[in-house]
The prediction has a mean pLDDT of 82. A computed fold for a 95-nucleotide RNA from Crystallibacter permensis, annotated as SAM riboswitch aptamer (S box leader). Of the family's consensus pairs, 96% are formed in the model. The source organism's lineage runs through Bacteria, Actinomycetes, Micrococcales, Micrococcaceae and Crystallibacter.
RNA sequence: GGACCAUCCCGAGCGGCCGAGAGAUCUGGCUCUUUGACGCCGCAGCAACCAUCCGGAUUCCGCCGGAGAGGUGCUACCGCCAGAAGCGAUGGAGA
Repeated sequence: GGACCAUCCCGAGCGGCCGAGAGAUCUGGCUCUUUGACGCCGCAGCAACCAUCCGGAUUCCGCCGGAGAGGUGCUACCGCCAGAAGCGAUGGAGA
C1' cells in the first nucleotide's frame, strides 16, 4: 500500500517464402535495405514479467532471495537520436 501497476541504454540469429521500402505518428537527422531489408513461417536462442516450486520475513497478501522454463515477450542502432504530441510497445491486473 489493497487498483491500476511495472519495465522500455543488459542480452540473444540462422534458414525458407515474398519483393520495396523499413526503423510507431509529425519535422529534422542518422541508419538498415535488390549482397533482398520490412513482413510471414520454421528452427534455434535470450531474458525472467506472470504462473509453479523452495527458502526468509509478515496475522494474510503485497515484499526479498533462489530453481527450472509452463504462459507471454523479445533476438540492428537507447522506444535509433533531437524536438513536438504524451503517444506507443510488452507483461501483469481488470472489464